The RNA shown here (transfer RNA) has 73 nucleotides and comes from an uncultured Clostridia bacterium. Rfam family: tRNA. Its family is annotated with triplet codon-amino acid adaptor activity in the Gene Ontology. The sequence was found in a public genome assembly.
[in-house]
């Protein structure tokens, strides 16, 4: 230049034929225990990389951009 493949909470990733955004992992409270750990329970935490379209409705479809990465020239 051309193409592919990633971007979702702090971290690692799910989320499927478009219909109210999830775990584990950290973190905060409480419970237990003299205490710390560890278990248990519960809570807080997301403009779904950024814009634009399509629809009644988009993390999911289209187009466009950024940012990593991989392949060919």
């Nucleotide at each position: 230049g051309c193409u592919c493949c990633a971007g979702u909470a702090g971290c690692u990733c799910a989320g499927u034929u478009g219909g109210u955004a999830g775990a584990g992992c950290a973190u905060g409270u409480g419970a237990u225990u003299u205490u710390u750990a560890a278990u248990c329970a519960c809570a807080g935490g997301g403009u779904c990389g950024g814009g634009a379209g399509u629809u009644c409705g988009a993390u999911u479809c289209u187009c466009u951009u950024c940012u990593g990465g991989g392949g060919c020239a």